[in-house]
């Protein structure tokens, strides 16, 4: 770095350093941020994918390897839907809603 599978519901912060942007990427929106964010380090914590023990088909416990600790994979963008709404009607378009894809994140496996 590519591929496969699973998940994305919930949960969990203090201190030090540092000093301007940050919430993955492009654009817009919405948020966080000199009352010091993002980041790095230390300590603490959360969770339970792998792991271990017990039980034995599905669960309990532990926490060694990862991971995580604003809000949310934040929303929209691409496709689809209909007893929604708006543009006077139709056609058509847009908005909201629902589903999916793409992309990205984490874990496990693999070339």
């Nucleotide at each position: 770095u590519g591929c496969u599978u699973a998940u994305g519901g919930a949960g969990a912060a203090a201190g030090a350093c540092g000093g301007a942007g940050g919430g993955a990427u492009u654009a817009g929106a919405c948020c966080c941020u000199g009352c010091g964010a993002u980041g790095u380090c230390u300590u603490a914590g959360c969770a339970a994918c792998c792991u271990g023990u017990u039980a034995c088909u599905u669960a309990a416990c532990a926490a060694g390897g990862u991971g995580c600790u604003a809000c949310a994979u934040u929303c929209u963008a691409c496709c689809c839907g209909g007893c929604u709404c708006a543009a006077a009607c139709a056609a058509u378009u847009g908005a909201a809603c629902g589903g999916g894809a793409c992309a990205g994140a984490u874990a496990a496996g693999u070339g």
This is a predicted structure of a 111-nucleotide RNA (SAM riboswitch aptamer (S box leader)) from Mucilaginibacter sp. MD40.
The model forms 97% of the base pairs in the Rfam consensus.